[in-house]
């Protein structure tokens, strides 16, 4: 260097079903109140009257769970740095969300803690802490310490 392979509550994707979202957004009718407000923030412009109550209808997306299937074992994830694209009424300056690329970081899942995302008590994610687990090295003799996937095992 090539090929094959292992970790296990292992990783990612797709489909179906289900709940959540939600009696919400929105729409129709009736009533009451109010001119300062809404469209992410500020500026300019543009558009819309707005809020609440009652009655009658009434979703979807993102996110999730279960099951099945597919592809896999840097699987994949983060987005800290930089760049680009799309959306949030148009333009400018920011911000947010989604996506792509680059460098960097992370062996793996689990639990806790605080932060962020989220409608959320779901779930995801990051920091820190904990034990566990696979693997290798060292010491010792079945235990301890340490390292990182740019690793480890097998074959060539």
């Nucleotide at each position: 260097g090539a090929u094959a392979g292992a970790g296990g509550c292992g990783c990612g994707g797709u489909g179906u079903u289900c709940a959540u979202g939600c009696g919400u957004a929105c729409c129709g009718c009736g009533g009451a109140g109010c001119a300062a407000g809404g469209c992410c923030a500020g500026g300019c412009a543009g558009c819309c009257g707005c809020u609440c109550c009652g009655c009658a209808g009434g979703a979807g997306a993102g996110g999730g769970a279960a099951c099945a299937c597919c592809g896999c074992c840097g699987a994949a994830g983060g987005u800290a740095c930089c760049u680009c694209c799309g959306c949030c009424u148009g333009c400018c300056u920011g911000g947010g969300c989604g996506g792509a690329g680059c460098u960097c970081c992370u062996g793996g899942g689990c639990c806790g803690u605080g932060g962020g995302a989220g409608a959320a008590u779901a779930u995801c994610u990051c920091u820190c802490g904990g034990a566990c687990u696979g693997u290798c090295a060292c010491a010792a003799a079945u235990u301890g310490u340490g390292g990182a996937g740019c690793g480890c095992u097998a074959u060539c």
Notes
The RNA shown here (Lysine riboswitch aptamer) has 156 nucleotides and comes from uncultured Lawsonibacter sp. Its Rfam family is "Lysine riboswitch aptamer". About the family: Riboswitches are metabolite binding domains within certain messenger RNAs that serve as precision sensors for their corresponding targets. Model confidence (mean pLDDT): 78 of 100. The RNAcentral record of the sequence draws on MGnify. Taxonomically the source falls in Lawsonibacter (Bacteria, Clostridia, Eubacteriales, Oscillospiraceae).